RNAcentral holds the sequence, with entries from Rfam.
Glycine riboswitch aptamer from Caulobacter sp. 17J65-9, 100 nucleotides, folded computationally.
Rfam family: Glycine riboswitch aptamer. Rfam describes the family as follows. This family represents the bacterial glycine riboswitch.

[in-house]
């Protein structure tokens, strides 16, 4: 110097104008419970090449170990708009220990 990692600030998608009950409320609306349909980018799970043994029909099978994602799975989360979250992205001042 890079860089792991936290923090700031900007950006940031998808999917319900869904039905039903209860509270509140003059209404509008807001909550909450329930039922069906979605979505995938918080978190969470799974798995691929590949390596190792071993068997055999010599390149195919088992067994392990290894394992990643924007994939796949929807516990979780989340579906008018806002608010909020948001994986990832830029910027800024930090920046341990290891490694280059």
């Nucleotide at each position: 110097u890079a860089g792991a990692c936290a923090c700031g600030c900007u950006g940031g998608a998808a999917a319900g104008c869904a039905g039903g009950c209860c509270g509140u409320g003059c209404a509008a609306g807001c909550g909450g419970c329930c039922u069906c349909g979605c979505c995938g980018a918080a978190g969470g799970a799974g798995c691929a090449a590949g390596g190792g043994c071993g068997a055999c029909c010599c390149g195919u099978c088992g067994c392990u170990c290894g394992g990643a994602a924007u994939c796949u799975c929807u516990c979780a989360g989340g579906c008018c708009g806002u608010c909020a979250g948001g994986a990832c992205a830029g910027c800024g001042g930090g920046g341990g220990c290891g490694u280059a």
About this RNA: Lineage of the source: Bacteria > Pseudomonadati > Pseudomonadota > Alphaproteobacteria > Caulobacter.